Predicted 3D model of a 154-nucleotide RNA (SAM riboswitch aptamer (S box leader)) from uncultured Streptomyces sp.
The sequence is in RNAcentral, with records from MGnify.

RNA sequence: CUCAUCCAGAGGGGCAGAGGGACACGGCCCGUUGAAGCCCCGGCAACCCUCCAGUCGGUUCUCGCGAUGCGUCUUGGACGCACCCCCGCGAGGUCCCCGGCUAGGGAAGGUGCCAAUUCCGUCUCAUGGCGAAGUGCGCCAUGGGGAAGAUGAG
Numbered sequence: 001c002u003c004a005u006c007c008a009g010a011g012g013g014g015c016a017g018a019g020g021g022a023c024a025c026g027g028c029c030c031g032u033u034g035a036a037g038c039c040c041c042g043g044c045a046a047c048c049c050u051c052c053a054g055u056c057g058g059u060u061c062u063c064g065c066g067a068u069g070c071g072u073c074u075u076g077g078a079c080g081c082a083c084c085c086c087c088g089c090g091a092g093g094u095c096c097c098c099g100g101c102u103a104g105g106g107a108a109g110g111u112g113c114c115a116a117u118u119c120c121g122u123c124u125c126a127u128g129g130c131g132a133a134g135u136g137c138g139c140c141a142u143g144g145g146g147a148a149g150a151u152g153a154g
Stems, first nucleotide, its partner, number of pairs: 001154006011041005019030003024122004042114003047110002049106003053102006060093007068082006118148001123145009
């Protein structure tokens, strides 16, 4: 930098001793019944990994047409033959091989995670309501998108 995911899930002990929830502000929480941090054990999940089924594409095979080459003709083209060396299009088959997607299963290993949606809001759009009435302004609620951040894979 790119892509995917982020309303699910999963905690005990020891050391430590006052903060913590990414940053700023606001709110709301957690914390001396012990915060951050470090260590041990346990767990959750399934990103990487792996098994199975389906499906799509590639691959490959067959057929048809075109293109191409040769010949004949009345030189506008038409017809006949060849072509399976190469190219294009279409139809059908193929799960041996490769890849994508979908559903389901596994958990040894690499990460990650184990209060609250990423705790909520902040920017923007839509809808509804309220204010002192309007396509404007402010506030509130709900929903969508974004920004920022986190984690994984590359």